[in-house]
Context: one part of a larger RNA
Molecule: small-subunit ribosomal RNA, 3' major domain
Organism: uncultured Gammaproteobacteria bacterium
This record gives sequence, structure tokens and C1' cells, in this order.
RNA sequence: UGACGGGGGCCCGCACAAGCAGUGGAGCAUGUGGUUUAAUUCGAUGCAACGCGAAGAACCUUACCAGGCCUUGACAUCCUCGGAACUUUCUAGAAAUAGAUUGGUGCCUUCGGGAACCGAGUGACAGGUGCUGCAUGGCUGUAGUCAGCUCGUGUCGUGAGAUGUUGGGUUAAGUCCCGUAACGAGCGCAACCCUUGUCCUUAGUUGCCAGCACAUAAUGGUGGGAACUCUAAGGAGACUGCCGGUGACAAACCGGAGGAAGGUGGGGACGACGUCAAGUCAUCAUGGCCCUUACGGCCUGGGCUACACACGUGCUACAAUGGCUAGGACAGACGGCCGCAAACCCGCGAGGGGGAGCUAAUCCGACAAACCUAGUCGUAGUCCGGAUCGGAGUCUGCAACUCGACUCCGUGAAGUCGGAAUUGCUAGUAAUCGCGAAUCAGAAUGUCGCGGUGAAUACGUUCCCGGGCCUUGUACA
Repeated sequence: UGACGGGGGCCCGCACAAGCAGUGGAGCAUGUGGUUUAAUUCGAUGCAACGCGAAGAACCUUACCAGGCCUUGACAUCCUCGGAACUUUCUAGAAAUAGAUUGGUGCCUUCGGGAACCGAGUGACAGGUGCUGCAUGGCUGUAGUCAGCUCGUGUCGUGAGAUGUUGGGUUAAGUCCCGUAACGAGCGCAACCCUUGUCCUUAGUUGCCAGCACAUAAUGGUGGGAACUCUAAGGAGACUGCCGGUGACAAACCGGAGGAAGGUGGGGACGACGUCAAGUCAUCAUGGCCCUUACGGCCUGGGCUACACACGUGCUACAAUGGCUAGGACAGACGGCCGCAAACCCGCGAGGGGGAGCUAAUCCGACAAACCUAGUCGUAGUCCGGAUCGGAGUCUGCAACUCGACUCCGUGAAGUCGGAAUUGCUAGUAAUCGCGAAUCAGAAUGUCGCGGUGAAUACGUUCCCGGGCCUUGUACA
């Protein structure tokens, strides 16, 4: 100087407390461990691995296994020889591949040849998701959006170092003020950026319809309008600016006015010096090592989907604040030409036929659901719950056996609110309800977004956990 303390002081955080909803019990989905296996590819492992890499494993992907094949190689550059490229059909085979066969003779040319492409050969080389993240770059997690981390000059100390950065207040903040052997400065904080909340201006189609007309069974449907909503560009607005009080005449704090908004208005992007030899050699790049008729390459089939078991994360429930039936209402954001697909017809349905319109404020996906109204069920393993299994189908796709999703009929398991323990959340939040997108031929209870309805509680900081500053002890570095 740090680190640590079941030392002290001050302060903070959904850290506790106060509340609400859960997890832990059930069934299923998914990831992991373990076990099994020819293989169940590899990585991630306290917080900070475990719906993680994977924004989507039937083949492909695919790295794993079995079998069948190739050896200058699927891919790059150079050299030699031959042939335009390309294309039709047949045979064998699981395919890779091998053999036969048809059409075709192009472009430039100094007539030697050349360019692109294909085949054969030779070796230099290719290739490796092989090892080392403890050789590395890059990227990322973490404490932590915590308020810290440093430097120049000066001063003090023999020196390591100290001071500044400590102290008194204050703040979300090393934020600001005052004091001060320090005076200044840098990286962080804040602000500048995006979005949302109010108003104004400009613009007015594909969006809008107040007033005036027309038309209709009805609809901005039509003439028209530029007011309103909205769209999207520019501006205004919030700064403790004003008032009162407290304070040290300061910084600031408390209350108030005006205001759409008040003291960082809400949300996001943004992550200091360094820590964990944290993670990643399997995104990529890369040193070293290793393989080279194989640890490289191609193909078919299988596996990654196994299943006495254990754990994590979720979904659905156990019902009446509910289930079912009928009728009625209201969003936002997003996607669409290898696409989204309406009306209409068929089917109980998944879906099929059909093909208008749309390169989209125009058309389509697209009926939002919870909610409201009426009826029914009457506390029951039930008109709760839907696992599992049998049968029949639909769709995607060469192909749904291993191993897809969905539909219909039947079946109708566990489950009556969950031990010890444990998680999230302070407001348009939790809870609850549906909608969309990426990936994607198909395949979400996951992920990322969107809106609808919409709470309870916070006395307080004694205690648990984590963190910041000062101080103290130490046989630790």
C1' cells in the first nucleotide's frame, strides 16, 4: 500500500421487512447429469453452466457410428497433354460411382495459338469442427450503470509511498458547495443520440370526414373539404427558471404556483482502470504440435430423439373470481412476389378447390382474447383436468418406421393448491389476456417484440446477502 475480520462509524440496492404471484408435490415440454449404446458428435459446470452455443437434428444440417468407395483429392495457384462448354438415353448399384450412348463444334486470332470450361497426368501443395482459450487476436460474461480509477507540476517522507481523492454539508453520482499544501487535468458520472408523454408550423395520399351535397340494404362509397384523427419532417417546451421556508449569505433540501410534463418526467442505447490464467482454437483469424491411400474427401443407412434414475427452466392444471353453449364490443406492432392470398364452393374438422387484389397507410395474413349479455352445470375426481392409448384422416416434403405438426371419433391417467427450502416484482410494474416476427419446405409450451385489462405494499434499516467511503487490528500478500 492492499486484502481480510463472527471490529467500529456513515450510506446504498426488491438485500431484508410490508405485500402480490410463483417454484419445490402432479402430468407433459425442454436442457443437463448419470446410465446405456456401434454411435448416443462437441462445447458451456457456484453466483456468472443447465428452453445455454442451437433464430428451429426426418435426409441435408452433422462435426458421431456401421458399411460401400476416392487418393493432387469436394476447394486454391502453377506445369504438361487432350477435348469447346454443354446435353439425350440406357445398364449395374442402396447411393457414391462405373460403363455404354445421342446431339453439339461456339468466342478472339498475327493461324503459331489464346480466353472460359471439362477430362487425364506429375509434383509443389490442398484439406483437418484434430490438440493446446494455460501461447494468442477478436468478441463476450461478471462484479456493475457500482462511483470509482489515475496523471502532470508542487509539497512531505531516507524509502516503499503520501498529499490531491481526506474533512463539514449535499447528491442517483469523486454531483455540487465550503474548507484545505496543494493547484490543475484525464478516463468514468451527467449531458449531447433514439423513443414515449403536450403544443405549434409545413404537407394531405393510399390515411381522415366537422360542415355542404349525391347515392345505397349498408359502408368516406362519390363530389368535395384541409377543420379533427393520423402520418413524418421541422420547431417550442423543464432550467430548481419563479414564490415561501430550512440551511453557513453556499451547495442543496422541503412545500407551493403555473404547466401536458417537476426536480434525472418514463424507457432504451451507452459499461472507466483493472478482476476472475472466467468463456470461446467448433463463427472467424492465428503461433506451436499432430494426421497425410488418412485424424482428409464422397455416399447410403443409423445416431444426436436411447431410459431403473437425479436436478434446472417452463407449459397445463387441480376448478364456480370457474367450465361449456349462444350472441355482442374494443388494440398495437409486424410480415408478404421462390410470397401474402380474399369472396365463393366442398368437407364435422385439419384442409381441399378457386383465384380477385397486393412489390403494400390502398390488397392479404386478420375473427384479437381476456371483457359484456343470456342460459346451463351445483362441489362431484365432476359438463374440472387433460396425459396415455386405439381407430380414421390432413398437410409439408424424394421420403414422416426409427423420428414431424395438425384434425376428427373413442379412451379418459396423475392431480383436490404442494415438506424442508426457494424465485420474481415498487406502476401502466406484478398478475392475467391474446397478437406478431425471426429461424423455417415442414416442425415452439422456447426466444424476441406488441398491445388489452390492471393491483397490493414499503413502518423502517435491528437482522440475512451484496456493494461504496472513512477508520481500527493483523503472525496474511